Predicted 3D model of an 89-nucleotide RNA (c-di-GMP-I riboswitch aptamer) from a Pseudomonadota bacterium. The model forms 95% of the base pairs in the Rfam consensus. Taxonomically the source falls in Pseudomonadota (Bacteria, Pseudomonadati).
[in-house]
Order: sequence, then C1' cells, then structure tokens
RNA sequence: UUGUGUUAAGGGCAAACCCGUCGAAAGGCGGGGACGCAAAGCCUCCGGUCUGACGGCUCUUUUGGAGUCCAGAUAGCGGGGUUGCCGGC
Repeated sequence: UUGUGUUAAGGGCAAACCCGUCGAAAGGCGGGGACGCAAAGCCUCCGGUCUGACGGCUCUUUUGGAGUCCAGAUAGCGGGGUUGCCGGC
C1' cells in the first nucleotide's frame, strides 16, 4: 500500500421493550436497555416499504369512504454516493 474482517487488541454503535418529550400519523430526540452491526458514520439520487393532518384532482353507497398528486418517514429494507478507526490475518 492492497485485500480481508475469521475467535486479535483498543474502542464504537444500539433492535425490541420501559420512561420522558415532539408529531395528526409513520416516526424523531433524550434517558434506561442490548437484538444485533465492520461502516448500524454521513447523504433521500434510484427502487421498495410505512404514514395521511393540511392542500389540489377524480370516484363513490356523501357529516363518511377510496384512489391519486403531493407531503412526510425509514440510511437498522436494498442499490448508489461520500468520509473513515485498528492492523491480528
């Protein structure tokens, strides 16, 4: 330097669940907690999945319901982009 991450070492993150808080919701954040993770660091560009309060349009069996645009969420769903610790092998 390259590959690799398998029982190296030092360290890192933290699912479910509980408490608090924000949100209409999906879900986010903080604390506790560990199922797991070698990018489970960061970014919604592509696909997927989830939510539907407000707004537009369409349909309908019309105080309602459905679809769609759209808006939001998920980086711990996958792809892609980008940065990076260690050095056992």